């Protein structure tokens, strides 16, 4: 001096379950609001979470081990297939380079 990286802004992407109805788990299971008998569907919003250094989330999967009341959650699956970006940016952190002593 360079390059990341952490932070930061704006914008995007994701998911909303099990239940004995008491709950429970987990970052997140929330609220309005329309339509149709339920129960599902679609719309806006909020929260959380991840953004190509992607495992946020989806497909495989009514998958297979673990574990629970049950789902969660854990790990496999996974060097699989898909998946939403731009700009800031140095006081510290990491790297490479020059110089000087």
């Nucleotide at each position: 001096g360079g390059c990341g990286c952490a932070c930061c802004g704006u914008u995007g992407g994701g998911g909303u379950g099990c239940u004995u109805c008491g709950g429970c788990u987990g970052a997140g299971a929330c609220g309005c609001g329309c339509g149709g008998g339920a129960c599902c569907g679609c719309g806006c919003g909020a929260a959380c979470c991840c953004a190509u250094c992607g495992a946020a989330c989806c497909u495989g999967a009514u998958c297979c081990g673990g574990g629970u009341a049950a789902g969660a959650c854990c790990g496999g699956c996974g060097u699989a297939g898909g998946g939403a970006a731009c700009g800031g940016g140095u006081a510290u952190c990491g790297c490479c380079u020059u110089c000087a002593g």
Predicted 3D model of a 101-nucleotide RNA (TPP riboswitch aptamer (THI element)) from Thermohalobaculum sediminis. It was read from a public genome assembly, where an Rfam model found it. Rfam family: TPP riboswitch aptamer (THI element). About the family: Vitamin B(1) in its active form thiamin pyrophosphate (TPP) is an essential coenzyme that is synthesised by coupling of pyrimidine and thiazole moieties in bacteria. The coordinates come from a structure-prediction model, not an experiment, and the mean pLDDT is 79.